A computed fold for a 521-nucleotide part of an RNA from an uncultured bacterium, annotated as small-subunit ribosomal RNA, 5' domain. The coordinates come from a structure-prediction model, not an experiment, and the mean pLDDT is 85. Its Rfam family is "Bacterial small subunit ribosomal RNA". Rfam links the family to the GO terms ribosome and structural constituent of ribosome.
Context: one part of a larger RNA
RNA sequence: GGAUGAACGCUGGCGGCGUGCCUAACACAUGCAAGUCGAACGGGCGCGGCGUGCGGCAGGGGCCUCGGCCCCUGCGGCGUCGCGCGAGUGGCGGACGGGUGAGUAACGCGUGGGCAACCUGCCCUGUACUGGGGGAUAACACCUGGAAACAGGUGCUAAUACCGCAUAAGCGCGCAGUGCCGCAUGGCACGGCGCGGAAAACCCCGGUGGUACAGGAUGGGCCCGCGUCUGAUUAGCUGGUUGGCAGGGUAACGGCCUACCAAGGCGACGAUCAGUAGCCGGCCUGAGAGGGUGGACGGCCACACUGGGACUGAGACACGGCCCAGACUCCUACGGGAGGCAGCAGUGGGGGAUAUUGCACAAUGGGGGGAACCCUGAUGCAGCGACGCCGCGUGAGUGAAGGAGUACUCCGGUAUGUAAAGCUCUAUCAGCAGGGAAGAAGCAAGACGGUACCUGACCAAGAAGCCCCGGCUAACUACGUGCCAGCAGCCGCGGUAAUACGUAGGGGGCGAGCGUUAUCC
Repeated sequence: GGAUGAACGCUGGCGGCGUGCCUAACACAUGCAAGUCGAACGGGCGCGGCGUGCGGCAGGGGCCUCGGCCCCUGCGGCGUCGCGCGAGUGGCGGACGGGUGAGUAACGCGUGGGCAACCUGCCCUGUACUGGGGGAUAACACCUGGAAACAGGUGCUAAUACCGCAUAAGCGCGCAGUGCCGCAUGGCACGGCGCGGAAAACCCCGGUGGUACAGGAUGGGCCCGCGUCUGAUUAGCUGGUUGGCAGGGUAACGGCCUACCAAGGCGACGAUCAGUAGCCGGCCUGAGAGGGUGGACGGCCACACUGGGACUGAGACACGGCCCAGACUCCUACGGGAGGCAGCAGUGGGGGAUAUUGCACAAUGGGGGGAACCCUGAUGCAGCGACGCCGCGUGAGUGAAGGAGUACUCCGGUAUGUAAAGCUCUAUCAGCAGGGAAGAAGCAAGACGGUACCUGACCAAGAAGCCCCGGCUAACUACGUGCCAGCAGCCGCGGUAAUACGUAGGGGGCGAGCGUUAUCC
C1' cells in the first nucleotide's frame, strides 16, 4: 500500500447493487416451512334438482253412511344426479428443494481413467400384451378399556389395495451346442429342450393409464493412478489382521460377513499415535513464482438433540418418518404419554459483533392433478444496519488593497479572506402536486407499487465531518503545564521559553465518511 462476513470511537443527506451469528452443532415459546389427486375407491355430512303408492306430520279442498276415502302443497323418508366439506382405503410426492460444518487427514475432495462387477421411479423410442376369477380390510355401525395419547372386539363394504389361474415374442434358472471376439475370470450373437414368472382400470370417448422386454436419456453405486496440513520431544503398528478355499449377503466386486487352511500385511519414500481441518471452482495479495484463505455464489461430501437399528421404497438407513437406549423440556387422574428451528421469522443465552415473529405465489422453478387449480418461509420482493462497492448532493457566478469577530503582532500591521454580507442565477437530491410503466410469450392474473420514470410549481433553503501538523510524512504559531498531567507505530517528547502533552488560531489529508483495533499478503 492492498484486502475484510469485521468490531470500536466521533460523525452522518440521498440512491442503486450486494451483503449481514465468524462465538454456544447452546436451549428454544409461538406461527408458518409438503402436499396433492373425486378422471383409482366405498361411505359420511351439508346444499340444490328430479322421481317416488313410503304415506309418517302439518295446511287447504272435494266426497261423506261422520267410521273414513281421494286430490294438491310443504316438511320428512327412499332412490338418483350435481356441487361443496372433512376423514378413510389407494396412487404419486415427502430421498428434491432449504439449513449447518459438528465429525472426517479419508478414494472425503480434486483430477484422469475403469466396471467383461452394477442399479436407475417419473421422461423418450421400439415390440408384444392388457383374458378370466377369488378372498379380505379400513371407512361405517355397535360395544369395551383409558385422564389423555390411543387401543381392542363384533358385524358390513369398495377399488388402479391384496391373492391364485390362463397366455409368454422377448425375460430368469438349469442342461447340451455352434460361430465370432476379447482384457485373466470371460463377453456377444444364434437357435434347441425342460422349469418358472405379468397386467388395472378410469374417462368429458378425444384420450389417460397398466404389464413384459429391448434401447436411450438422466441420476446414482463401486474400483484404481496421482495430488491433498503439522508434530519423531509419537518408531514400531496389525488378529478378520494379510492371503487362499468354500459359502452367505448385495444392484454389484470385495475379509463385506462366516467356517476352515496358511502366516502373512504396513513402516524413516514416515506406518502407528497425537494435534488441527469439511474439500474444490474460486477469493485476497503479489510483476511473477509464491504466500494466505475457503464467508456470499456454484459443485461434491458429511450431519439433523446424543448413540444405535432397521422398515418402506426406483432411490433413505430418511432434518419437519418409524423403533430402542440416553440426557433435557413439557402434560398427567401417577397408571402413562408428548417433543426435537444446523428450514423462515422470532426468544433467551454466549459474545466486541451480525436483521422483520413483513408481502406475494405476479415472475422463475418444484410436487400433485387430464385440467381448473392447490401447496411451495424454494423463490421474487419489501423492512433494518454507511457492513461493502459505486453514483449524486450539501450550490454557481460576481463581490474590497479587504467590513465585523477571532488569533498573532516588532502595535506599523498580518492572517482567516472572495471567504462572508450584498447582487445575479440555477434546482440535482429531499419535500409538494399531476401523470404513470415494462417485467405477462398465452384467456385471466403484478407482491414489488402509485415504485421506477416523466411533467409542473416553489424555495439557497433541509444536508460536513473525521484524523493529523518533531523526523519518517503533507501541514506552525500563541497560551497553559513543568519528568507532573500526559503523548507514542519506530526513533523518542515533557525536569519554566515544548512546532512532540492540553487548548485556541491557522494549516495539511481524506470526505458521508474519517480514524483505531484485529487478521492476511